[in-house]
RNA sequence: AUCAAUCUUCGGGGCAGGGUGAAAUUCCCGACCGGCGGUGAUGAACUGAUUUCAGUUCUAAGCCCGCGAGCCAAUGCAACACGGCAGGAUUCGGUGCGAUUCCGAAGCCGACAGUACAGUCUGGAUGGGAGAAGAUGGAG
Numbered sequence: 001a002u003c004a005a006u007c008u009u010c011g012g013g014g015c016a017g018g019g020u021g022a023a024a025u026u027c028c029c030g031a032c033c034g035g036c037g038g039u040g041a042u043g044a045a046c047u048g049a050u051u052u053c054a055g056u057u058c059u060a061a062g063c064c065c066g067c068g069a070g071c072c073a074a075u076g077c078a079a080c081a082c083g084g085c086a087g088g089a090u091u092c093g094g095u096g097c098g099a100u101u102c103c104g105a106a107g108c109c110g111a112c113a114g115u116a117c118a119g120u121c122u123g124g125a126u127g128g129g130a131g132a133a134g135a136u137g138g139a140g
Stems, first nucleotide, its partner, number of pairs: 002139002005136006017029003031120002033110002035067004043058006062108002070085003090106005112123003
């Protein structure tokens, strides 16, 4: 260093301003936000080499692949595991051997319950969580 086990800590952001109305952060104009893992031609640092270049580490996608938050059933003392279901979205142009990831432009999306119809308010939630970091201790 790798892997099984146990434990600890961490683990989500956002309607300014205005219109209508009896009432809307829910409608309309407009504003704002982007969890986790993977991939990756960005960027940075380092190493080798005369150079081209090669390698290592970190970093890089809301809409590419997958996961999480909700619900259901079964088992069970107990469910959040396992199983099932639900729930979303990208094009054009440029560069290039190669890009839905880079650059430019224009778009689009956002669980459940409540309430004047909610990605942003309130609530389940002082919860759960994809996972991240660390510690202990064992195995080969």

This is a predicted structure of a 140-nucleotide RNA (FMN riboswitch aptamer (RFN element)) from Metabacillus lacus. The sequence is in RNAcentral, with records from Rfam. Its Rfam family is "FMN riboswitch aptamer (RFN element)". About the family: The RFN element is a highly conserved domain that is found frequently in the 5'-untranslated regions of prokaryotic mRNAs that encode for flavin mononucleotide (FMN) biosynthesis and transport proteins. The coordinates come from a structure-prediction model, not an experiment, and the mean pLDDT is 80.